[in-house]
Molecule: small-subunit ribosomal RNA
Organism: uncultured bacterium
RNA sequence: AAGAGUUUGAUCCUGGCUCAGGACUAACGCUGGCGGCGUGCCUAACACAUGCAAGUCGAACGAGUUGUUUAUAGUAGCAAUAUUACAAACAGCAAGUGGCGAACGGGUGAGUAACACGUAGAUAAUCUGCCUUUCAGACGGGGACAACUCUACUUGUGCUAAUACCCGAUGAGACUACGGGAGGGGACUUCUGUAGCCAAAAGUGGGGGCAACCUCACGCUGAAAGAUGAGUCUGCGUCCUAUCAGCUAGUUGGUGGGGUAAUGGCCUACCAAGGCGACGAUGGGUAGCUGGUCUGAGAGGAUGAUCAGCCACACUGGAACUGAGACACGGUCCAGACUCCUACGGGAGGCAGCAGUGGGGAAUUUUGCGCAAUGGGCGAAAGCCUGACGCAGCAACGCCGCGUGAGUGAUGAAGGUCUUCGGAUCGUAAAACUCUGUCUUUGGGGACGAACAAGGUGACGGUACCCAAGGAGGAAGCCACGGCUAACUACGUGCCAGCAGCCGCGGUAAUACGUAGGUGGCGAGCGUUGUCCGGAAUUACUGGGCGUAAAGGGCGCGUAGGCGGCUCUUUAAGUCAGAUGUGAAAACCCAGGGCUUAACCUUGGGAGUGCAUUUGAAACUGAAGGGCUCGAGUGCAGGAGAGGUAAGUGGAAUUCCUAGUGUAGCGGUGAAAUGCGUAGAUAUUAGGAGGAACACCAGUGGCGAAGGCGACUUUCUGGACUGUAACUGACGCUGAGGCGCGAAAGCGUGGGGAGCAAACAGGAUUAGAUACCCUGGUAGUCCACGCUGUAAACGAUGAGUGCUAGGUGUAGAGGGUAUCGACCCCUUCUGUGCCGCAGUUAACACAAUAAGCACUCCGCCUGGGGAGUACGGCCGCAAGGUUGAAACUCAAAGGAAUUGACGGGGGCCCGCACAAGCGGUGGAGCAUGUGGUUUAAUUCGACGCAACGCGAAGAACCUUACCAGGGCUUGACAUGCAGGUGAAUAAGCACCUAAGGAAACUUGGGAGUGCCCUUCGGGGAGCGUAGAGACAGGUGGUGCAUGGUUGUCGUCAGCUCGUGUCGUGAGAUGUUGGGUUAAGUCCCGCAACGAGCGCAACCCCUGUGUUUAGUUGCUAACGCGUAGUGGCGAGCACUCUAGACAGACUGCCGGUGAUAAACCGGAGGAAGGUGGGGAUGACGUCAAAUCAUCAUGCCCCUUAUGUUCUGGGCUACACACGUGCUACAAUGGCCGGUACAAAGGGCAGCUACCAGGUGACUGGGAGCCAAAACCGACAAAGUACGUCUCAGUUCGGAUUGCAGGCUGCAACUCGCCUGCAUGAAGUCGGAAUCGCUAGUAAUCGCAGGUCAGCAUACUGCGGUGAAUACGUUCCCGGGCCUUGUACACACCGCCCGUCACACCACGAAAGUCUGCAACACCCGAAGCCGGUGAGGUAACCCGUAAGGGAGCUAGCCGUCGAAGGUGGGGUUGGUAAUUGGGGUGAAGUCGUAACAAGGUAACC
Repeated sequence: AAGAGUUUGAUCCUGGCUCAGGACUAACGCUGGCGGCGUGCCUAACACAUGCAAGUCGAACGAGUUGUUUAUAGUAGCAAUAUUACAAACAGCAAGUGGCGAACGGGUGAGUAACACGUAGAUAAUCUGCCUUUCAGACGGGGACAACUCUACUUGUGCUAAUACCCGAUGAGACUACGGGAGGGGACUUCUGUAGCCAAAAGUGGGGGCAACCUCACGCUGAAAGAUGAGUCUGCGUCCUAUCAGCUAGUUGGUGGGGUAAUGGCCUACCAAGGCGACGAUGGGUAGCUGGUCUGAGAGGAUGAUCAGCCACACUGGAACUGAGACACGGUCCAGACUCCUACGGGAGGCAGCAGUGGGGAAUUUUGCGCAAUGGGCGAAAGCCUGACGCAGCAACGCCGCGUGAGUGAUGAAGGUCUUCGGAUCGUAAAACUCUGUCUUUGGGGACGAACAAGGUGACGGUACCCAAGGAGGAAGCCACGGCUAACUACGUGCCAGCAGCCGCGGUAAUACGUAGGUGGCGAGCGUUGUCCGGAAUUACUGGGCGUAAAGGGCGCGUAGGCGGCUCUUUAAGUCAGAUGUGAAAACCCAGGGCUUAACCUUGGGAGUGCAUUUGAAACUGAAGGGCUCGAGUGCAGGAGAGGUAAGUGGAAUUCCUAGUGUAGCGGUGAAAUGCGUAGAUAUUAGGAGGAACACCAGUGGCGAAGGCGACUUUCUGGACUGUAACUGACGCUGAGGCGCGAAAGCGUGGGGAGCAAACAGGAUUAGAUACCCUGGUAGUCCACGCUGUAAACGAUGAGUGCUAGGUGUAGAGGGUAUCGACCCCUUCUGUGCCGCAGUUAACACAAUAAGCACUCCGCCUGGGGAGUACGGCCGCAAGGUUGAAACUCAAAGGAAUUGACGGGGGCCCGCACAAGCGGUGGAGCAUGUGGUUUAAUUCGACGCAACGCGAAGAACCUUACCAGGGCUUGACAUGCAGGUGAAUAAGCACCUAAGGAAACUUGGGAGUGCCCUUCGGGGAGCGUAGAGACAGGUGGUGCAUGGUUGUCGUCAGCUCGUGUCGUGAGAUGUUGGGUUAAGUCCCGCAACGAGCGCAACCCCUGUGUUUAGUUGCUAACGCGUAGUGGCGAGCACUCUAGACAGACUGCCGGUGAUAAACCGGAGGAAGGUGGGGAUGACGUCAAAUCAUCAUGCCCCUUAUGUUCUGGGCUACACACGUGCUACAAUGGCCGGUACAAAGGGCAGCUACCAGGUGACUGGGAGCCAAAACCGACAAAGUACGUCUCAGUUCGGAUUGCAGGCUGCAACUCGCCUGCAUGAAGUCGGAAUCGCUAGUAAUCGCAGGUCAGCAUACUGCGGUGAAUACGUUCCCGGGCCUUGUACACACCGCCCGUCACACCACGAAAGUCUGCAACACCCGAAGCCGGUGAGGUAACCCGUAAGGGAGCUAGCCGUCGAAGGUGGGGUUGGUAAUUGGGGUGAAGUCGUAACAAGGUAACC
């Protein structure tokens, strides 16, 4: 020392992406009161206008000049005085000579991967101005050049001083040469002798002195030391890249010489051939380094602003001069680029100093004040200079502090927002009242910082601070509110606009967009963006992994390296302990102190984990030496083996050849065909040829390192194992590079070639079939030699060593026991399998052959794709192999396991699912529904099963929702509202009526206008009306916002829960298993035990019986009566009706079964194993159906999408489909006769009966009919007889004509029925398909609902009444178990590749452009060095002089040498016609490769 989101239907794991934290030299957006302390060009080391940033000394020097004073002289003047000249003194000024400084201070980070920096050392290889200390000195001389003057022409003339320059003397001392002594291993140190050589300013100022001179201060010279600063050298440390592996010629070393302050190839001549490098040389890229800073628990990682130390640089490149110090930011010279001035001849310049300007950029300040302080330079000092510095200004850029008020205050004001309309919230918030006065404002006072006797001296600054006054007055925003993540509502929008850090929001109810209200967070700030660390154990030292997730090298041998048995001695490199030095200051931590606090400043301590030196210890590691035997190896004795290599041999089979027999086919397949065969195949017999492979034995048996190895014999040969314990004595393990071996395919050369067989050809299959199948067939497969070097080269498991329960096979060898012997039994080692404990693991699994517990070494991994690709290197004859990226893109990709679903997977079981049957549909005509088409409209909905005679249990108007046209607008309907009105008239209302009109409606006329109370004024309730505004209304939208209802799987047997147990978990168990059942029905077993919803039962109808009750039902007996009839009396026995009960439960018997459940058979029974039928529909599925039954959210319309009226439409008609009816006939049609139901209906009804009509029907009209009473009501098939005689008919009835009837306001569009006439298609129906298992199918009629009328539909009722089921292989659907899965929207799933289109990045490419670093040559500035120096030349020497000499030097020559030029290569980057693959992209094309046995198992 914290985690969270995101892969899935869910789970665990792996793994990436993302977030929450902290920090910025930051920038941007919105906002902005004050103060303190800090910080402020990260980009163009781009270019710079202007000002300033380094001067000072007159006590070094000469000349000049200004002022004052004094003295003298002249002029003017009576004088005061003015003025001029000269001299001196004093005080200034400052051009020049000279000295010191300018090498500090200040800036920047371009270069630099280096002794540049850090750290520790070395310098016995060095220098050091000013400063300090000590010692010694300062003597004698000389000549110039500036300034100045003359000249206006020249490197001109003339004058002059010094602390400028030169020569000489002296030498304590230094150095050089030659000696001597001492010390030391040596380098060297020290003492000493001789010779040579080397100094200076007798200055300046003050004081004293008549002077000589003395003295003080500051200077000067030499030397020795110190201090400070600097140079050089060394150990160690210091980024990325090996797709940079070899680099190096002054290179490495030596000798001589040169050079430097100093070592050194630093330079040069010669000699030698070395030096560096996998412990990463060389090359490339990037970069100033450090103290520190940020982060982090730490280890680390990142970073190098401000402050501090070091380095480097100063327009770019080169060079030296001066000097103590520079190769010099504000110096010089040269070259280059750029800028400026110019009279065109020539000159000038360098802000990476402080300000400032332009430019670049997302972005970084004032052309301020002051030397008061601190520090620096000069000076004796005063002082001068100082853009160092001290301050101020600008900027919320950062950190810290303060404020924007405090208290009381509920009618919870107004207003906003929301609302369920009640209220809630903003909210004690405001207002109001009472206070306070920080900051701001005004006035007054007013510092410290100042030190240096006193005095004087403050930029900041009238600042900080103090006091007073006054008034709540002048001072709050930003972001967020789906989860992560604290904080929610309304409106707008409608996959649009937009948001987004990740997941993801938005397609009409968005807590995710925009706005508002509210809320949360922080607060003079808040957010965003960028960068770094963290979280990330996601590079894992601390602290990860590699069977399947990414990851073990294909295997061995072995080099370097790493690691290494027991024991003794020594050492002290590692290690450990102590001490010393260092680790700058600042920073950090702790304890104090100072600013009112804090930030900030400051004092002390700690820390700084490091390095070095030194002293110890000796366990361990290392090193050296000695010993040992258990590791390793050798020997000896054995047996096993497809271990390897070469040669030889063998038999079976295929094929071919020859010959014989023999005849028409063979062969092949799902079925065929191609092919072979009458020129004789196949078949069969015999003989022969040739090549390849070795049946049985054969075994999760053997051998080998792996690849791999299989007939037999022989040759040569490797390894392992067992036993023994003679020998060696750690000789071992691993193994980067390296070397070797290495399946198949492939390549080269030469052979060989029987079978098989890529390519290829043909035949099939298919929509296609460049495949799967078939017939052929070449490389190849075989041999020899060579190459290739890869595989799912797998146990997907590197090698080695040790340890850690067992059980059971098998192979080889040994021992023991036993036996006469062989077996058997026990046991040891090695190999090879299975099961299994602990342990491990994400799980699966592994488990002495570990994936357990440990150690050693090697290899490898770090999200998916791009990609094992590109480029480069290496290898290869080629194919290709090996090494091996990036751009770009995604938020996943993946492993194991779970539950489902699915499979052209498996097992078991069921269902009119198939089969066995019967009857249909599909063909015809018609009815009806749908699609389509048409139309002004043909209203709407329903669409596989599960839409289509469905909503609709009945569209002429109505219905009606549609269309055309006409009306109405608070409305056809509901609830409020106020005032008016309701009689005299008018207006209104309902009624009557007139006109217009299709009607609605509009406009008139007429009569009426009520109720209650009353004080008669009026009031009230109700109704009506016009009116305004609330609202009504909507079959308008959304069934994907909903409720309710319904369908379906399916009356299938399933669906779950509690507790327990197992599993990290999703989950599992139970519910699986063995039986059984119609059934998760029951039994048994079982880590389960129980329970719930379903099943069953309980309910209704029906089948038998008993009992109760008999009217409207019934009638056996008795009686009466009729033409006849339960018609009547009577009865309720029977039938029946409708209540109650009984009955059936595998209860009984036998068998089978497990002594179970249960099944089979039987008895009895009306009925037997659910008796038959119905109602009853689990958890759920289908975003299934319905907003048009109803209800309902939201949206939409409001003189219309509402309402109303007339007419039309829903009834259309080329066509297609579904469902039905009627048929095609003789099991039939027709004619008349005759028999038997059940259930249900009826008062605006059913209607007997009578009459009329051929009939539909009509005119009358009974009923004890609101029904067991009356009516509809004759049931029909059937039955007995007759006729028809196989035909488009006496079948069939469509269609059409005419004439009628009924309902209704109305029958044209558009009803039903009747009669007459007409008499279509159709002769049993292709592919296909439907229903049904018994009172069922088939067939026959009856009734009802709807309804004015309209039924082939629907719902019910009864009559007659079959056939068949072997069985579960197949089709369909379902249930259970199991298996595979890349599916989970769940196979109508998922998903691959080409092609086409758009965009993006990348590779190749004839070329082309550009940068960089080297190389070779040319040219060669400045400058140092060397040579020369007939030109020039004050100091010294000689000489009287002239002159000469020495020395120096201009010039010239040479070496080196920057820039430049030429050249060929290297390398980086850009660009390019064209080209290559890759990635991405809601609905493109072609197929269907993979996932299930994916339909040919997949894969390498």